[in-house]
Context: one part of a larger RNA
RNA sequence: AUUGAACGCUGGCGGCAGGCUUAACACAUGCAAGUCGAACGGUAGCAGGUAAGUACUUGUACUUAUGCUGACGAGUGGCGGACGGGUGAGUAAUGUUUGGGAAUCUGGCUUAUGGAGGGGGAUAACGAUGGGAAACUGUCGCUAAUACCGCGUAAUAUCGUAAGAUGAAAGUGCGGGACCUUAGGGCCGCAUGCCAUAAGAUGAGCCCAAGUGGGAUUAGGUAGUUGGUAGGGUAAAGGCCUACCAAGCCUGCGAUCUCUAGCUGGUCUGAGAGGAUGGCCAGCCACACCGGGACUGAGACACGGCCCGGACUCCUACGGGAGGCAGCAGUGGGGAAUAUUGCGCAUUGGGGGCAACCCUGACGCACCCGUGCCACGUGAAUGAAGAAGGCCUUCAGGUUGUAAAGUUCUUUCAGUGCUGAUGAAGGAUGUUGUGUUAAUAGCACAACCUAUUGACGUUCAACACAGAACAUGCACCGGCUAACUCCGUGCCAUCAGCCGCGGUAAUACCGAGGGUGCGAGCGUUAAUC
Numbered sequence: 001a002u003u004g005a006a007c008g009c010u011g012g013c014g015g016c017a018g019g020c021u022u023a024a025c026a027c028a029u030g031c032a033a034g035u036c037g038a039a040c041g042g043u044a045g046c047a048g049g050u051a052a053g054u055a056c057u058u059g060u061a062c063u064u065a066u067g068c069u070g071a072c073g074a075g076u077g078g079c080g081g082a083c084g085g086g087u088g089a090g091u092a093a094u095g096u097u098u099g100g101g102a103a104u105c106u107g108g109c110u111u112a113u114g115g116a117g118g119g120g121g122a123u124a125a126c127g128a129u130g131g132g133a134a135a136c137u138g139u140c141g142c143u144a145a146u147a148c149c150g151c152g153u154a155a156u157a158u159c160g161u162a163a164g165a166u167g168a169a170a171g172u173g174c175g176g177g178a179c180c181u182u183a184g185g186g187c188c189g190c191a192u193g194c195c196a197u198a199a200g201a202u203g204a205g206c207c208c209a210a211g212u213g214g215g216a217u218u219a220g221g222u223a224g225u226u227g228g229u230a231g232g233g234u235a236a237a238g239g240c241c242u243a244c245c246a247a248g249c250c251u252g253c254g255a256u257c258u259c260u261a262g263c264u265g266g267u268c269u270g271a272g273a274g275g276a277u278g279g280c281c282a283g284c285c286a287c288a289c290c291g292g293g294a295c296u297g298a299g300a301c302a303c304g305g306c307c308c309g310g311a312c313u314c315c316u317a318c319g320g321g322a323g324g325c326a327g328c329a330g331u332g333g334g335g336a337a338u339a340u341u342g343c344g345c346a347u348u349g350g351g352g353g354c355a356a357c358c359c360u361g362a363c364g365c366a367c368c369c370g371u372g373c374c375a376c377g378u379g380a381a382u383g384a385a386g387a388a389g390g391c392c393u394u395c396a397g398g399u400u401g402u403a404a405a406g407u408u409c410u411u412u413c414a415g416u417g418c419u420g421a422u423g424a425a426g427g428a429u430g431u432u433g434u435g436u437u438a439a440u441a442g443c444a445c446a447a448c449c450u451a452u453u454g455a456c457g458u459u460c461a462a463c464a465c466a467g468a469a470c471a472u473g474c475a476c477c478g479g480c481u482a483a484c485u486c487c488g489u490g491c492c493a494u495c496a497g498c499c500g501c502g503g504u505a506a507u508a509c510c511g512a513g514g515g516u517g518c519g520a521g522c523g524u525u526a527a528u529c
Stems, first nucleotide, its partner, number of pairs: 001528003005525005012376001014374004018369002020334001025332003029329003034079003039076002042072002046070003049066008086287003095212007104204002109200007117151001119149002126141006157166003171192006179186002213259003220250003225247008262284004266277004289310005312323004340366001342365003348362001349360004379409004389400004415465003419461001423456001428450001430448007473518005478499003484513003488509001495500001
């Protein structure tokens, strides 16, 4: 000088930051990933309409029917649950940092080319009927799709030297003048979606070199081991795997073994060289009760998915089931020690959706804590009878001390009241214009009008009011080291970072007066330079 600190004494206010360093210990409860009806069959609930009926108060109420509409529980389907959030157990290299490389993939996004023809069979929901305490589940029957499967088409796609072979798709919404119509629509336009291919962007996988801890009281290690051939496997090179062949490969520039440890940008310190460190923020990695495994998918071997084994906890009708806070709060435990079971999606961002919108413990805020840094205040001027009191005294006096009182002012802060920003951009309704178009629909964009969207928030800030009114401590005073006297004690009681002090005048113990330092803090302890 510094700290994610703790402890003691003390404590006015605000801003900005930070806040389980220990048990990767166990977890009650709530929330943390959904969304789309513009993919689909539908209609459990809510609201409305229509039709019929009943009651009568003659325009209301009720009943029934009807998915007709707004919407929508459950279900099929799509996209997203691989992001975001947490933790640092493992890992000394399958990591990371820097610099290179070739044998790869890449959903959504952008650009471009071409295509989107014609069919089929199911299945959930639902109905019927069973089993089970529950979790859940069996059988039979019905039905839809942007779910599933063939057929056709096929290049700058794939395989192949070539010939040739293989291989795709899906619709939906809104609107409409002619024309056609089986009165559903066809057809046309716009928007969006779908398939194939090429390229880009982004992201990801892989390889190489060098750097990146301690120990030799660890000296040899290695059989898929090192290389080759062939094959398999992967998105992709490769002993990645297998068969055969050869006998290599690493190592004193430290292999192997063992202990410790996430790495970095950075941070702290230092004149620097270095040393120490990796909390918050950012990049990478690893993990998700412990161990193993794959499935789905563009992407996982997946924190809030699945299966198996294990430990633990819970439910049970004893047959069987359920669970995983190293997400946000919170609880117990451990510990010197670390916060609220808060508010809101208003902003920024993310997922879904054409959108409105929905979801979002990401995030934005608020609460708690002097844990740190920064800012402000606790008054200002005047005031000598140098008051009283305290302390010291050589008894003259000195000192506390302009300090107080008194007088004259001010009102920051806190308090009360009133006014009142910024964070709001958008989105919605309507009108106009431009583009598209056959079109004055519709859609997209722009401008304008109107009414709106704030958790924080009793916000920040401004103004007004009254009155010095609400606000100072802590450590030290022998030397190092700024600051001295008296009383008590008498090698006792004690102090102490080092030297040391104390045995009857102790500036070193205890107390007082005075002083010094820092100040809403001051000291102590721990730790680093």